[in-house]
Context: one part of a larger RNA
RNA sequence: CACCGCCCGUCGCUCCUACCGAUUGGGCUGUUCUGUGAAGAGGGUGGAGGCUCAGGCGCAAGCCAGGCCGAAGCUUUUUGAAUGGGGCGGCCUAGAGGAAGGAGAAGUCGUAACAAGGUAUCCGUAGGUGAACCUGCGGAUG
Numbered sequence: 001c002a003c004c005g006c007c008c009g010u011c012g013c014u015c016c017u018a019c020c021g022a023u024u025g026g027g028c029u030g031u032u033c034u035g036u037g038a039a040g041a042g043g044g045u046g047g048a049g050g051c052u053c054a055g056g057c058g059c060a061a062g063c064c065a066g067g068c069c070g071a072a073g074c075u076u077u078u079u080g081a082a083u084g085g086g087g088c089g090g091c092c093u094a095g096a097g098g099a100a101g102g103a104g105a106a107g108u109c110g111u112a113a114c115a116a117g118g119u120a121u122c123c124g125u126a127g128g129u130g131a132a133c134c135u136g137c138g139g140a141u142g
Base pairs, nucleotide, nucleotide: 003117005114008110009109011107013104014103015102016101017100019098020097023094025093026092027091028090029089030088031087032086033085034084035083036082039079040078041077042076043075044074045073049069050068051067052066055064056063057062120141121140122139123138124137125136126135127134128133
């Protein structure tokens, strides 16, 4: 302060929170499948070239044959950088709009509750209604 009281809900306004949401949205990341594939390593083949000898020929230079080493190239196996595409998952995030909840006030409409609150109130249930609410049925008495 004390009925010129208290107080309820719709609607509108301001702010906050999470949700749904076309965009076949975006970003980061994991995993898996598949393609291309640098470079390295191993094997096979190859045989430029080099070395060598107690071989053959030769006066000799050297040539031929043998042995050893062995570059390029070709091929194959493997490791695999980088990169293209697909599938599945995790985290974060934009979004017109939608539909809730919360907070605020001196907005709007009414006046439901509190007094027998002017139809006693409340609970359950069903239907209805701008809104608080109204009506039916059953129950309680705070």